RNA sequence: ACUUUGUUUCAGGGGUGGUGAAAUUCCACAUCGGAGGUUAUAGUCCUCGACCGCAUGAGAGUGCGCUGAUUCGGUGAAAAUCCGAAACCGACGGUUAAAGUCCGGAUGAAAGAAACGUAAG
Numbered sequence: 001a002c003u004u005u006g007u008u009u010c011a012g013g014g015g016u017g018g019u020g021a022a023a024u025u026c027c028a029c030a031u032c033g034g035a036g037g038u039u040a041u042a043g044u045c046c047u048c049g050a051c052c053g054c055a056u057g058a059g060a061g062u063g064c065g066c067u068g069a070u071u072c073g074g075u076g077a078a079a080a081u082c083c084g085a086a087a088c089c090g091a092c093g094g095u096u097a098a099a100g101u102c103c104g105g106a107u108g109a110a111a112g113a114a115a116c117g118u119a120a121g
Stems, first nucleotide, its partner, number of pairs: 002121003005117006015029004030101002032090002034048004043088002052065005070086005092104003
């Protein structure tokens, strides 16, 4: 110094108006974007997490599965990531009326990030 490993901390954002008996759910306009990767910066590429389903388990958990959406032009050695333009997407449960933006599980879990440290190699 590196690898393995321990502890702690952190780890998801976002709304107004209109109609209506009733909607932050419809309509209009607005607005938000977890983590790692990538010849070059990504909600839409790849992978992962979360959510959900099934199996198993006393439980914690484990295994398997499911898992949304982009094009055109420009620059360049290189960009589905930058610039210009136009699009598109968003778990589950709840609700006087259908939800990315409200309420709830969740003061949760977690991909992962950082700091500090022990021991071994």